[in-house]
Context: one part of a larger RNA
């Protein structure tokens, strides 16, 4: 890891409900006594308990053995209907409290006890395993840590305190030198020993649950060691590291209470039918919890409406949008104007006038906004009414009851708030996920299709139809040239503001055979070098003016040129040519913008009058949808003593969490009824029937018990708990 095998809702007792029986205005014994065939069982036992009346805080008082309407089931009838009409409602009327009184609360026209069985509920281990802990009593100082008693140990050198002695020097006190001596928590030291600094080396299922090696520290001392002996768990010891007290220490080990508690984690065992959620509000020392409501299930009770749709009609609203000279608020620019304010200029001796300019005002025009602006104002939301439609005696709608789960939710659209933003956060409505299968979206919970009993046949959706791939290399026209594209949505597919004589299509001015446009060829001249200025100013420095004249036409000259002339162009006109030419505006596919870290890509291969894109037809593939035969289960209906059986279902069949419900299978028990040595269980491999839990044949092994029915009992069903034992 794997096999087998064990392994989770159970007992008491209390309430509460459903249910089955007993007996009923009652009902049940309890402890105990007898009794016998002696845990059973027979008979006794009503002490006590529930209940038979309430209402009042209490003192106390004390109630319909039925008065009146209405009407379900059901019965009866002379049957669109009528009558009676149990229980049941609606009033009435009673009893008590409150009370001046009305009113108002509780209670009345007998149903209940008791025992079994299921459902939930509490208190006990309480579905099962899982803690660190807390207390109690003992057991430890043979390791270690200090203290205390006897005891052992320390190579060899070096340094050279203090005292002592001599000299020498002083009045003395003393001092110096030189010996002598040997002091030290002195020095060096692989002396025994004793510690462990650094390699963060080796080793790290080791040689070892702390080793090895190198290197390093101490080594006469607060030095080291042996044996004895002291100190005990909130206590010890501690040169102090929360260290250390038998590989155990921020409280030591054993055993007890102990099945500690655990809102927390994992697990919880056959099948099948019907129904089918919440991931919200409120509170909560609440936020992983729980309680109550909503929201599901079930069981009862009542007895005719219900209302999720769509219309109309009357009302209610102030969002989207829209406005803004309708308010408020915010916000361009231009024009004219009138007093007034202000800077600066003129003018004037000054007071004062004039001007440009800017604020103010008002008045025409012109650009723009607002969740907390609104003169408006939808769509659609809601209230009541009416109709239509679904629905409902197969009992809806309510009402009661018993039983739950659920109170971490996610996504997509719409429409808000926070954030630069997010697969971000956080509302409110919808759908889907969750708990929903197929089919499409490469692959993809919630994106399209579409909801699902089982066994077949066809039809179609969404998407598709060149191979991968089932299906058109389809038709009929038009566009792209950029592989642009061949990516619904999207974290996932990028592509933006801007620009683009890329190409395609519309629409409008305007010029055009009296010849546009373009381009060649020819003219482009006189008065005059206009005037003025200027050294010079001739079309072209600067100023002023801008006529004439010959002309088909030519500026007092758009440009480049010269120091000034000159020269080159251009307007402008003729000719050659011979048909559209040119501006503006709007749309279609394209283009530029355009940068990311291993190797690139539409699912790939590929594709260009497509295999790309738009318009338009046809056809064909394509699901569990949908039509369809056939079973099953379901709910009803007839029938039937019941089984069977028949029939109805467009309006029954998906499901997690939970309610209901019926079955399979195991133990042993009672009573019935079979089966085994002519071979039982159990095994191992086959056939075979059920939707399944399972049952049942046969072989072959096994060698002594085993089944059925009907009632009970129960330490009753294993794939999982880092489950528990064994075994490979």
């Nucleotide at each position: 890891g794997c096999c087998a095998g064990g392994g989770a809702g159970u007992g008491g007792a209390u309430c509460u409900g459903u249910u089955u029986g007993a007996c009923g205005a009652g009902u049940c014994u309890a402890a105990c006594c007898c009794g016998a065939g002696u845990a059973u069982c027979g008979g006794g036992g009503a002490a006590g308990g529930c209940g038979c009346a309430g209402g009042g805080a209490a003192a106390c008082c004390g109630a319909c053995a039925u008065g009146g309407c209405c009407g379900c089931a059901g019965g009866g009838c002379u049957u669109u209907g009528c009558c009676c009409g149990a229980g049941g409602g609606c009033c009435g009327c009673c009893g008590u409290g409150u009370u001046c009184a009305a009113g108002c609360g509780c209670g009345g026209g007998g149903a209940g006890u008791c025992a079994g069985a299921c459902g939930g509920a509490u208190c006990c281990g309480a579905c099962c395993c899982g803690a660190a802990u807390c207390c109690g009593a003992g057991c430890g100082a043979u390791c270690u840590a200090u203290g205390c008693g006897c005891g052992a140990g320390c190579a060899a050198g070096g340094u050279g305190a203090a005292g002592c002695g001599u000299g020498c020097c002083g009045a003395a006190a003393g001092g110096c030198a030189c010996g002598u001596g040997g002091a030290g928590g002195c020095c060096u030291g692989u002396u025994a020993g004793a510690g462990u600094u650094g390699g963060u080396g080796u080793c790290c299922u080791a040689c070892a649950a702390u080793a090895c090696c190198c290197u390093c520290u101490c080594g006469u001392g607060a030095c080291u060691c042996g044996c004895g002996u002291a100190u005990a768990g909130g206590g010890g010891u501690g040169a102090a590291a929360g260290g250390c007290c038998c590989a155990u220490c921020g409280a030591g080990c054993u055993c007890g209470g102990c099945a500690a508690c655990a809102g927390c984690u994992g697990g919880u065992u056959c099948c099948a039918a019907c129904c089918g959620a919440a991931a919200c509000a409120u509170g909560u020392c609440g936020a992983a919890g729980c309680a109550u409501g909503a929201c599901c299930u079930u069981u009862g009770g009542c007895g005719a409406g219900g209302u999720a749709g769509u219309u109309c009609g009357u009302g209610g609203g102030g969002u989207a949008g829209a406005g803004c000279c309708a308010c408020c608020g915010a916000u361009u620019g231009g024009c004219g104007g009138u007093c007034c304010c202000g800077c600066c200029c003129c003018c004037g001796a000054g007071a004062g006038g004039g001007g440009u300019c800017g604020g103010c005002c008002c008045g025409c025009c012109u650009g723009u906004c607002g969740a907390a602006c609104u003169c408006c104002g939808a769509a659609c939301c809601u209230a009541c009414g009416a109709a239509c439609g679904c629905u409902a005696u197969u009992g809806a709608c309510c009402c009661a009851a018993g039983g739950a789960u659920u109170c971490c939710g996610g996504u997509g659209c719409a429409c808000g708030g926070g954030g630069u933003a997010a697969g971000c956060c956080u509302g409110u409505g919808u759908a889907c996920c969750a708990g929903a299968a197929g089919g499409g979206a490469g692959a993809c919970a919630a994106c399209c299709c579409a909801c699902u009993g089982c066994c077949g046949g066809g039809u179609u959706a969404a998407g598709g139809u060149c191979c991968c791939c089932a299906a058109g290399u389809a038709u009929g026209g038009a566009u792209u040239a950029a592989g642009u594209g061949c990516a619904a949505u999207c974290c996932u597919c990028u592509g933006a503001a801007g620009g683009u004589g890329g190409u395609c299509c519309c629409g409008a001015g305007c010029c055009c055979c009296a010849g546009a446009c373009a381009g060649c060829c020819g003219g482009g001249a006189g008065g005059u070098g206009a005037g003025c200025u200027u050294a010079g100013a001739a079309g072209c420095a600067g100023c002023u003016a801008c006529c004439c004249u010959c002309u088909a036409a030519g500026a007092a000259a758009a440009g480049c040129g010269u120091a000034a002339c000159a020269g080159c162009u251009u307007a402008c006109c003729g000719g050659c040519c011979g048909a559209g030419g040119u501006u503006c505006g709007g749309g279609g596919c394209g283009c530029c913008c355009a940068a990311a870290a291993u190797g690139a890509u539409c699912g790939g291969g590929g594709c260009u009058c497509a295999a790309a894109u738009c318009c338009a037809u046809c056809a064909c593939c394509g699901a569990g949808a949908c039509c369809u035969g056939g079973c099953c289960g379901c709910a009803c209906u007839c029938u039937u003593c019941a089984c069977c059986g028949a029939g109805u279902g467009a309006u029954c069949g998906a499901g997690u969490a939970g309610g209901u419900u019926g079955g399979c299978g195991c133990u042993c028990c009672a009573c019935g009824u079979g089966g085994g040595u002519g071979g039982a269980a159990g095994c191992a491999c086959g056939g075979g029937c059920g939707a399944g839990a399972g049952c049942u044949c046969g072989u072959g092994u096994g060698g002594a018990c085993c089944g059925c029915g009907u009632g009970g009992u129960g330490a009753c069903g294993a794939c999982a708990a880092u489950c528990c034992u064994g075994g490979c």